RNA sequence: GGGUCCAUAGCUCAGCUGGUAGAGCGCCUCGUUUACACCGAGAAGGUCCUCCGUUCGAGUCGGAGUGGACCCA
Numbered sequence: 001g002g003g004u005c006c007a008u009a010g011c012u013c014a015g016c017u018g019g020u021a022g023a024g025c026g027c028c029u030c031g032u033u034u035a036c037a038c039c040g041a042g043a044a045g046g047u048c049c050u051c052c053g054u055u056c057g058a059g060u061c062g063g064a065g066u067g068g069a070c071c072c073a
Base pairs, nucleotide, nucleotide: 001072002071003070004069005068006067007066010025011024012023013022019056028042029041030040031039049065050064051063052062053061
């Protein structure tokens, strides 16, 4: 220098054919317990890496950039 893949909640990851963003774990509250844990119930938590474009509408499609992994030279 060239190529492929990845970037979504605190962590690990889903998200189909474009239509108001989810799971598990964790954190918080309540119940239970003498207390803790387990268990049950509930709640909070997101600029979907950034910008531009297409579209009535973008996590999803196109372009550029940034970061990461790998391959070639």

This is a predicted structure of a 73-nucleotide RNA (transfer RNA) from a Candidatus Berkelbacteria bacterium. The organism belongs to Candidatus Berkelbacteria, within Bacteria.